This is a predicted structure of a 165-nucleotide RNA (Lysine riboswitch aptamer) from a marine sediment metagenome. The prediction has a mean pLDDT of 80.
[in-house]
């Protein structure tokens, strides 16, 4: 200073069935009662409305993202997040903002778990952002100990370990 190979453990990912939720909700229709605005958060077109747009009550009644466990698979910056740019997608049309999805860049986290405030969601589920808390692994360092080890501190994965050239 190059390769190769492993360790961490409710480890990480991805796939797919079922199964709860979405929800008696959303379109639609039919009825009874009101009566001018509806089409996406705004703005500008446009389109459709008294031949009734939309509200509200009863009948009827999904789905889609997310959730779920066993098995395979791939693995151990595994892999997630977060911001800028760029491109698509989808809402009537443009524009400005949001979703999603993907790529370059750039920052963060050793891993798992609870808590609290936030964000997103149909949500007391999921996910995530900060911050705490121990726990768990690793390495450096100080103390005990014949040693095994144990205890204090502190670091970070660009790191440990092992074999190799």
């Nucleotide at each position: 200073u190059g390769g190769u190979a492993g360790a961490g453990g409710c480890g990480c990912a991805u796939u797919g069935a079922u199964u709860a939720u979405u929800a008696g909700u959303a379109a639609a229709c039919u009825g009874c009662a009101g009566g001018a605005u509806a089409g996406u958060u705004c703005a500008g077109g446009c389109u459709a409305g008294a031949g009734g747009a939309c509200u509200g009550c009863a009948g009827u009644g999904a789905a889609a993202g997310g959730a779920u466990g066993a098995g395979a698979u791939g693995c151990c910056g595994a892999a997630g997040u977060c911001u800028u740019u760029u491109g698509a997608u989808a809402c009537c049309c443009u524009g400005a903002g949001g979703a999603u999805c993907a790529a370059c860049a750039g920052g963060c986290u050793g891993g798992g778990c609870a808590c609290a405030c936030g964000g997103u969601u149909a949500a007391g589920a999921g996910c995530u952002g900060u911050g705490u808390g121990a726990c768990u692994g690793u390495c450096a360092u100080c103390a005990a100990g014949c040693a095994a080890u144990u205890g204090g501190u502190g670091g970070a994965g660009g790191g440990c370990u092992a074999c190799u050239a």
Its Rfam family is "Lysine riboswitch aptamer". Its family is annotated with lysine biosynthetic process in the Gene Ontology.